The prediction has a mean pLDDT of 85. Predicted 3D model of a 1400-nucleotide RNA (small-subunit ribosomal RNA) from an uncultured bacterium. The RNAcentral record of the sequence draws on ENA. It matches the Rfam family "Bacterial small subunit ribosomal RNA".
RNA sequence: UUAGAGUUUGAUCCUGGCUCAGGAUGAACGCUAGCGGCAGGCUUAACACAUGCAAGUCGAGGGGCAGCAUGUCCAGCAAUGGAUGAUGGCGACCGGCGGAAGGGUGCGUAACGCGUGAGCAACAUGCCCUAUACAGGGAGAUACACCAGGGAAACUUGGUCUAAUAUCCCAUAGCAUUCAUUGAAGGCAUCUUUAAUGAAUUAAAGCUUCGGUGGUAUAGGAUUGGCUCGCGUGACAUUAGCCAGAUGGUGAGGUAACGGCUCACCAUAGCAAUGAUGUCUAGGGGUUUUGAGAGGAAGGCCCCCCACACUGGGACUGAGACACGGCCCAGACUCCUACGGGAGGCAGCAGUGAGGAAUAUUGGACAAUGGAUGGAAAUCUGAUCCAGCCAUGCCGCGUGCAGGAAGACGGCCUUAUGGGUUGUAAACUGCUUUUAUACGGGAGCAAUAAGGGUUACGAGUAAUCCGAUGGGAGUACUGUAUGAAUAAGGAUCGGCUAACUCCGUGCCAGCAGCCGCGGUAAUACGGAGGAUCCGAGCGUUAUCCGGAAUUACUGGGUGUAAAGGGAGCGUAGGUGGCAAGUCAAGUCAGAUGUGAAAGCCCGGGGCUCAACCCCGGGAUUGCAUUUGAAACUGGUUUGCUAGAGUGCAGAAGAGGUAAGUGGAAUUCCAUGUGUAGCGGUGAAAUGCGUAGAUAUAUGGAGGAACACCAGUGGCGAAGGCGACUUACUGGUCUGUGAUUGACGCUGAGGCUCGAAAGCGUGGGUAGCGAACAGGAUUAGAUACCCUGGUAGUCCACGCCGUAAACGAUGAGUGCUAAGUGUUGGAGGGUUUCCGCCCUUCAGUGCUGGAGUUAACGCAUUAAGCACUCCGCCUGGGGAGUACGGCCGCAAGGCUGAAACUCAAAGGAAUUGACGGGGACCCGCACAAGCGGUGGAGCAUGUGGUUUAAUUCGAUGCAACGCGAAGAACCUUACCAGGUCUUGACAUCCAAAGAACCUUUAGGAAACUAAGGGGUGCCUUAGGGAGCUUUGAGACAGGUGGUGCAUGGUUGUCGUCAGCUCGUGUCGUGAGAUGUUGGGUUAAGUCCCGCAACGAGCGCAACCCUUGCUAUUAGUUGCUAACAUUCAGUUGAGCACUCUAAUGGGACUGCCCGUGACAAGCGGGAGGAAGGUGGGGAUGACGUCAAAUCAUCAUGCCCUUUAUGAUCUGGGCUACACACGUGCUACAAUGGAUGGUACAGAGAGCAGCGAGACAGUGAUGUGGAGCGAAUCUCAAAAAGCCAUUCUCAGUUCGGAUUGCAGGCUGCAACUCGCCUGCAUGAAGUCGGAAUCGCUAGUAAUCGCGCAUCAGCCAUGGCGCGGUGAAUACGUUCCCGGGCCUUGCACACACCGCCCGUCAAG
Repeated sequence: UUAGAGUUUGAUCCUGGCUCAGGAUGAACGCUAGCGGCAGGCUUAACACAUGCAAGUCGAGGGGCAGCAUGUCCAGCAAUGGAUGAUGGCGACCGGCGGAAGGGUGCGUAACGCGUGAGCAACAUGCCCUAUACAGGGAGAUACACCAGGGAAACUUGGUCUAAUAUCCCAUAGCAUUCAUUGAAGGCAUCUUUAAUGAAUUAAAGCUUCGGUGGUAUAGGAUUGGCUCGCGUGACAUUAGCCAGAUGGUGAGGUAACGGCUCACCAUAGCAAUGAUGUCUAGGGGUUUUGAGAGGAAGGCCCCCCACACUGGGACUGAGACACGGCCCAGACUCCUACGGGAGGCAGCAGUGAGGAAUAUUGGACAAUGGAUGGAAAUCUGAUCCAGCCAUGCCGCGUGCAGGAAGACGGCCUUAUGGGUUGUAAACUGCUUUUAUACGGGAGCAAUAAGGGUUACGAGUAAUCCGAUGGGAGUACUGUAUGAAUAAGGAUCGGCUAACUCCGUGCCAGCAGCCGCGGUAAUACGGAGGAUCCGAGCGUUAUCCGGAAUUACUGGGUGUAAAGGGAGCGUAGGUGGCAAGUCAAGUCAGAUGUGAAAGCCCGGGGCUCAACCCCGGGAUUGCAUUUGAAACUGGUUUGCUAGAGUGCAGAAGAGGUAAGUGGAAUUCCAUGUGUAGCGGUGAAAUGCGUAGAUAUAUGGAGGAACACCAGUGGCGAAGGCGACUUACUGGUCUGUGAUUGACGCUGAGGCUCGAAAGCGUGGGUAGCGAACAGGAUUAGAUACCCUGGUAGUCCACGCCGUAAACGAUGAGUGCUAAGUGUUGGAGGGUUUCCGCCCUUCAGUGCUGGAGUUAACGCAUUAAGCACUCCGCCUGGGGAGUACGGCCGCAAGGCUGAAACUCAAAGGAAUUGACGGGGACCCGCACAAGCGGUGGAGCAUGUGGUUUAAUUCGAUGCAACGCGAAGAACCUUACCAGGUCUUGACAUCCAAAGAACCUUUAGGAAACUAAGGGGUGCCUUAGGGAGCUUUGAGACAGGUGGUGCAUGGUUGUCGUCAGCUCGUGUCGUGAGAUGUUGGGUUAAGUCCCGCAACGAGCGCAACCCUUGCUAUUAGUUGCUAACAUUCAGUUGAGCACUCUAAUGGGACUGCCCGUGACAAGCGGGAGGAAGGUGGGGAUGACGUCAAAUCAUCAUGCCCUUUAUGAUCUGGGCUACACACGUGCUACAAUGGAUGGUACAGAGAGCAGCGAGACAGUGAUGUGGAGCGAAUCUCAAAAAGCCAUUCUCAGUUCGGAUUGCAGGCUGCAACUCGCCUGCAUGAAGUCGGAAUCGCUAGUAAUCGCGCAUCAGCCAUGGCGCGGUGAAUACGUUCCCGGGCCUUGCACACACCGCCCGUCAAG
């Protein structure tokens, strides 16, 4: 003492990038700001600098005296002037010491620059300390000054004079230096030390208050420097070779000193893949920051070292410099100038300009610390100490504390008059006074100097006492008074990530770190209320580390995610079997030195605390020296044989190279036979052929490839190798254990081999065949198909050097269950033979356990467990591209980036959907049939157009005779015009009136105005209920919007057979299993099997109807027998029909066959009905943001003298046109006329309406019966029996139009239906295409009902009558189900996605 999260997907696991949460900063920006302490403050332009200051000092070295002060003297009344260096002193000058320190900056520098550890026997060292010795004599000059000049200035020339602690000479020295000789000692090679002898050479300065101080020489010490060496200390190899003083030697010069440091000569070395040289970048360290650590990043403040001082170069002086505020030269720049010439260097402290996101005062003081000079006082000191500015950072304090619920007002929210929240928050009451303000007191930091005193010793000297001196500062601190008084903001609130609501906006405005929010209900934008987190700060931006095991030493990978080199040989390197001895390099242990201080950690202490400061200890993982140990690694010596070679004896093989040989086939040539086609394709055509093809036969030519054998068989390192023979040649395996004795493994560079295509030269060319040509296909077809055909394919020689060169799996060694094939050996057993069995070695396959893997899978031929070595990877795209280099004849290959851009790209597996994938199955899906639609006329709906309006909705199937089971007014929602505003409708309040009926006038009506009649009901006698009118406001109203905010309802896939769950099991997981499989079914229906066992919603059944029958019941039904009648009319009856209630009946129950002894299937019997008997109702989980806010309900939005309400008229009925659905037809299976027969199901009182009468008729008059098994609608029609028409635009067809009528209704013009007469259009069976139907079905014929005054109904919903044809079958079209497979789809193929062009 190690934390994770978001984001690839429909979901999952993995790989992998991006992003976030943390800490830090010399920071900057935004908003905000009360105080103090301690720190810090040009990171950019080593850019340029105005101004002031930053290095002087010594008169106790000297000559002196410009200025100041004092004294003295002279002149003057005085002011004042003059003289005097006499005193204090002192500008300038000579001289000494210091300007090499301190202070600044980081340009340069990749270096002995720095760090660390050593060395100098190869060196220097002013001032300081210790010790010894010494200072005798002399000389000349010069600054200043004065005189004379030059110059604008800076400055400078000449002459004259003079001093010194300036300079020079002589003397003294022998301990100093150098040389020579000899002896001794020592060391590490050159050498060093010491002793003796000889030779040569070098010193000095004075001043004085007489105390001293300074000077010279030598030796030693201390300090500071110089030089050398080991190790460590960036990037790039798209920088691979560099170097002539270069490497070394001899000699000389030079230096304080070693040295090519320099030079002469000689030699030719030296460095480099352990990265030289080059290029780029950079001061280094102590340390700082982050991190668990290992690491990474940084080098601001402080300390050490280095380098630099406008740029470049140079030396002088000096103890020390090649010198920040010195000199010389050159350059750039700035300034002065009389144009001749001069001056300057803030990377010192302040300050200015510029640059920049950005960094302070032209402050005070030498009081302290330190420095220079001086004997000292002292002077100087932008070093330093302080103050000023700045929230730049760290630390501390404060902005009150306690009580206080009417839970106040206000705000916000709300389910709305109720509540929640802001919130004990405020008000209010009490308390306190840090801070603030005012007035007072008031530090420590100070020790000393001159001078004086005391003590110790003889003196100097030391210690000690007194003793001027305060910048900060009247500051810190402290006393009193006043009074809650003077003091809170910033960011955030979708997830990550703590914190939620309302309003506004409406893919706009905007937000955003990543994912992503915003298109009318935004917790994501903006505002508000509330909340959260920090707090004198808070956020944002930038940068660094972390998280990131995302460069992996600690600690990753490479079959498919990125990644094994195409293969081998082999160099350097790395690594290496068994045993013994030895050394001690690695390794381990002890000791010593060092690892500066500061910093860090621990323990104490001082500022009220803390930050901060002080003291002590630890740590500083390192380096060096030394003493030991000897297991392991290593070196060395000696052995061994298990690794690896060699020998001997055998074995197999498409291993390689060269030469030769062979047959089959294709093509071509020649000849013969032979005649009209051949060839080719899905179908054709181009092509060949009467000049004789194809076919066939014989002969010949030539090239290429080698059928069968042939095999997940063999060989080879890989590429690869296939007829046969010969020659040469490589490797492998088995046995043996003779021989060598670790000789091994791997292998960066290097070398060699290396399919196909391609290139060069020369051959060759049968077949095939890029390019090319032609024919097809096609919208096109620069393709797929066909006919031709050149390079090429073949050979020789030489290049190229790449492939999905793949087992997508580097080489080597060892270990780790089994089973079963096969190839080549060996041994053993058995065997007459063929063979069989066991063991073992080397290959080559399959299955599979442990283990492993993200999974798939691998699994003794590992992708398992380990070791050794090499190659390679680090998100996708850009891109294996560009540039550079190397190679190549070229094509091109090898090496190999960046800008920019995205938040993913990817692997494996899962579930779906999809497939012009596969298997199986179903459906009027096709096929087989019947009848239609599409053509005509009309009806109706829709689109479009038109219109004041043509209200709205429905729009592939699944809108379009749909909502609408009835638009002349109404309906009605639309339009025009006239009107109303608490309203046409609801509730509440107040007043009046019964309600209500009715007249007149105006008006299109609504409505307005004026009248008339009328006083009700209940009652406990208070009042109540209902209605009308008026008034006020709460509110009403809306067919206004949103079906993409919703409920409910509905359509569709589809009456398709499916959809799920619990437990268990399997899988890391999504998920799987069950539900799959074998059968079977209409069916996930049933049976069997099975890691599943059960269950639910669906299927089926239960329900209704119809078909048979029994029982019960007979009126309005029925009528067999009896009676009666025109008539079941009546009596009678309830047998039959029928009605309507309850039952029965059908279950594969029975038989045969088949099937698996099953489920079931086929056939049969019986039966009214047979395998779901027919029909209906019934619609699983879900899909389509399917339809509907205009049935209804409803959130939100909008409207409120109107988008509400009312009235009249109009419109929804328009009409060039297009489509859907129908009706009627086109005729003879028919039309017309006459006669005649048979239903079912319904409806009926504001109704159906009989018989009768009138009318040609619609209909009218009239009103029997019937609230209906009784009466009525009501005639059924097709049919049947007759007659006529005779194939025509007709005796078909009936549109259109005219006239005349009827009915409904206030009303029939827009705009109804019906009738009669007249008129008599298109149409002669319908193009492409398309619809319905499998039996009482299609087709055809009528009847009824709902809505409804009437009706545009040919529609809809029902009813019965007549009543067919066809189904071989499942190849195909459409739809669906199940299994399986592929997938880059998941908005799910109407998907995804590529290229070109265009626009922006």